[in-house]
RNA sequence: CACGUGCUCCGGGGUCGGUGAAAAUCCGAGCCGGCGGUGACAGUCCGCGAAGCCCCCUCCCUCGGGAGGAGGCCUGAUCCGGUGGAAUUCCGGGACCGACGGUGAAAGUCCGGAUGGGAGGCGCACGGG
Numbered sequence: 001c002a003c004g005u006g007c008u009c010c011g012g013g014g015u016c017g018g019u020g021a022a023a024a025u026c027c028g029a030g031c032c033g034g035c036g037g038u039g040a041c042a043g044u045c046c047g048c049g050a051a052g053c054c055c056c057c058u059c060c061c062u063c064g065g066g067a068g069g070a071g072g073c074c075u076g077a078u079c080c081g082g083u084g085g086a087a088u089u090c091c092g093g094g095a096c097c098g099a100c101g102g103u104g105a106a107a108g109u110c111c112g113g114a115u116g117g118g119a120g121g122c123g124c125a126c127g128g129g
Base pairs, nucleotide, nucleotide: 001129003127004126005125006124007123009121010120015029016028017027018026030109031108032098033097034048035047036046037045043096044095052073053072054071056069057068058067059066060065078094079093080092081091082090100112101111102110
């Protein structure tokens, strides 16, 4: 110091105006950007996570159900110019994207599941060549 196991902690951002009986949802103008990787910094490259759908396993059970775990499906969007050895990542310019349920009217931005889950990150302990 690689690696393995266990554990602690951490681990998502964003609004005003107009119309209207009613909109933080429409219209106008704003604003926001999880994690790892990548020859140099990424919402739009490669991959991962969350939601949703399907399915199986283990344990508990008052047989209604409850708790935990593995797997599969699904999974949005970027171009031009410049610099450079190297950038769809930087600089300049122009675009684009954003789960589910709820709602006096349609939601990336409000409320909710969620004081949840989580990719993963710092650290500690033990093992270890």